[in-house]
Parts: sequence; C1' cells; structure tokens
RNA sequence: GGGCCUGUAGUGUAGCUUGGAUAGCACAGAAGCCUCCGGAGCUUCAGACCCGAGUUCGAAUCUCGGCGGGCCCG
Repeated sequence: GGGCCUGUAGUGUAGCUUGGAUAGCACAGAAGCCUCCGGAGCUUCAGACCCGAGUUCGAAUCUCGGCGGGCCCG
C1' cells in the first nucleotide's frame, strides 16, 4: 500500500440479513422490601447504538467517507 471482518450502557451480548412505536437481556451500580446484621431473593431506578454525511415519511440496521480494533496479502 491492497483486500476482508468488526465497533451497541462500566463489562459481555441480542437486535443488522428483511428499516417501523419507549433499543432488549445478564453481570456490575443506586434505592426500597426482607434480615438482629450481611449475603441470597424480590421490586424499582439510572446508564449505550464510534464520528460525519447521504437515501427515506422513518436508519443501530441501507449507501459513502473518516477513526479505532482484528485477520490475510504484498
């Protein structure tokens, strides 16, 4: 330099193929219930689509560019 894959809460992951209502789940975090206290259990809460542009009534999803990561070729 070229090609392919990939990026979603603090962590891991589903959703992307086939665009549609408030983006789901687990762990972790906070509050409450329970308990003599803690843990476990139950209830509730907060927290995310890498960045920009385009297409569209509507984009995490499609297109283009950029950035980061991985693999392969030279």

RNAcentral holds the sequence, with entries from ENA and MGnify. A computed fold for a 74-nucleotide RNA from a Thermoplasmatota archaeon, annotated as transfer RNA. Rfam family: tRNA. Rfam links the family to the GO term triplet codon-amino acid adaptor activity. Rfam's curators write: Transfer RNA (tRNA) molecules are approximately 80 nucleotides in length. Rfam classes the family as a transfer RNA. The coordinates come from a structure-prediction model, not an experiment, and the mean pLDDT is 81.